[in-house]
Model confidence (mean pLDDT): 86 of 100. Predicted 3D model of a 78-nucleotide RNA (c-di-GMP-I riboswitch aptamer) from a Bacillota bacterium. NCBI's taxonomy places the organism under Bacteria, Bacillati, Bacillota.
RNA sequence: CUUCCGAACGGGCAAACCCGCCGUGAGGCGGGGACGCAAAGCCGCGGGACUUCCACCGAAGUCGGCCGGGCCGCCGAA
Numbered sequence: 001c002u003u004c005c006g007a008a009c010g011g012g013c014a015a016a017c018c019c020g021c022c023g024u025g026a027g028g029c030g031g032g033g034a035c036g037c038a039a040a041g042c043c044g045c046g047g048g049a050c051u052u053c054c055a056c057c058g059a060a061g062u063c064g065g066c067c068g069g070g071c072c073g074c075c076g077a078a
Stems, first nucleotide, its partner, number of pairs: 005076002012037002017032006035065001041071003045068003048063006
C1' cells in the first nucleotide's frame, strides 16, 4: 500500500411512531424521533414485494432499510 475484516476515535444516515403538506394509491417531502446501519452513499441493471388502471393480455408507477449486480468512498486495532 492492497484485499479480507470491524475494535476504538471522529463524523454520517435514520426504522417504527407523531405532526404538516403532496399523491386515487403503493408511497414521497419537511419537522420531531431512534430501531438499527461500514456503504442504510449513488444507480435502479436482474429478481422480488407492493399500487393504480385493465374482462384478459398488458400498461403506468412505488419501494430499494428484501436478495443479487455496477460505480464511488471515511477511520485503522486485532